[in-house]
RNA sequence: GCAAACCCGUCGCGAGACGGGGACGCAAAGCCUCCGGUCCACCGGCCACCGUGCCGAGGGAUAGCGGGGUUGCCGA
Numbered sequence: 001g002c003a004a005a006c007c008c009g010u011c012g013c014g015a016g017a018c019g020g021g022g023a024c025g026c027a028a029a030g031c032c033u034c035c036g037g038u039c040c041a042c043c044g045g046c047c048a049c050c051g052u053g054c055c056g057a058g059g060g061a062u063a064g065c066g067g068g069g070u071u072g073c074c075g076a
Stems, first nucleotide, its partner, number of pairs: 001026002006021006024064001030070003034067003037062004043056004047051001
């Protein structure tokens, strides 16, 4: 310096986001979805099992899930 859970308000179908309160933590908890993960709604498909199931496409959320990229004041 930032601010998890939780509470209030607003937005979103949802994951969740933003603002206020609040501090669990964080030495980049600044910024970026490029890779992997997780999650969401929607569409399509699969089946001795029809399910709170499995698979797939595109879209979305998470940078406080990990990796990667990038930026970063002063002093010793």
Predicted 3D model of a 76-nucleotide RNA (c-di-GMP-I riboswitch aptamer) from a soil metagenome. Its mean pLDDT, the model's own confidence on a scale to 100, is 85.